[in-house]
RNA sequence: UUUGCACAAGGGCAAAGCCAUUGAAAAAUGGUGACGCAAAGCUAUAGGGGCUACAGCGAAUUCGCUAAGCCAGCCAGUUACCAAU
Repeated sequence: UUUGCACAAGGGCAAAGCCAUUGAAAAAUGGUGACGCAAAGCUAUAGGGGCUACAGCGAAUUCGCUAAGCCAGCCAGUUACCAAU
C1' cells in the first nucleotide's frame, strides 16, 4: 500500500419494541433490549440522496411548495484498531 475469504486477541457499537424527557413534526437524549455492524468512529452552511413542514408562501378548510429542522445504521468523504499480504 492492498485486502477483510480464513484463524486469533482485546474488545467496541447497538436496530425494532417498551419507558421517561425534549420537539410542531421528522427525530434526538437517557434507561431497557440485541436486529445487525470491520469503521454502525467522525463529517449534514459548501458532494449526492432521503425524512419532516411549526413558521412562511400559494384561493388555499383537510391541499401544494419551501429548511433555516433532521437522517452518518443510504451512498460518499475522512481518520483509525487487529489480522493477513